[in-house]
RNA sequence: UGCUUAUUAAGAAAGACUUAGGGAAUGGGCCCGUAGAAGUCUUGGCAACCGACUCGCCGGAGGAAAGGUGCCAAAUCCCACUCGGAAAAUCCGGGAAAAAUAAGUG
Numbered sequence: 001u002g003c004u005u006a007u008u009a010a011g012a013a014a015g016a017c018u019u020a021g022g023g024a025a026u027g028g029g030c031c032c033g034u035a036g037a038a039g040u041c042u043u044g045g046c047a048a049c050c051g052a053c054u055c056g057c058c059g060g061a062g063g064a065a066a067g068g069u070g071c072c073a074a075a076u077c078c079c080a081c082u083c084g085g086a087a088a089a090u091c092c093g094g095g096a097a098a099a100a101u102a103a104g105u106g
Base pairs, nucleotide, nucleotide: 001106002105003104004103005102006101007100008099013043014042015041016040017039021032022031023030026080027079028078029077044072045071046070049068050067053062054061055060076098081095082094083093084092085091086090
């Protein structure tokens, strides 16, 4: 870095350092931010993908949270492409694309 599969409206913050931007990218919207966001580190927490554990009819099921990841504003913050519905400058729903994470793989 490519591919495959699964998931993505739930959940979970304090301290220190640092300093003006940040919410993936482009555009639009809407938010967060000098009452210190984003980032880094420490500690804490959430979750249960992998692994471990127990059971198993070998499809799987269960409960725990020491290990490998991940995550801890807002639906993946919302929209963009497409399909459908509704007296409808908008709203609602499905799908695709893109993204993130995990496991596997070249």
Molecule: SAM riboswitch aptamer (S box leader)
Organism: Balneolaceae bacterium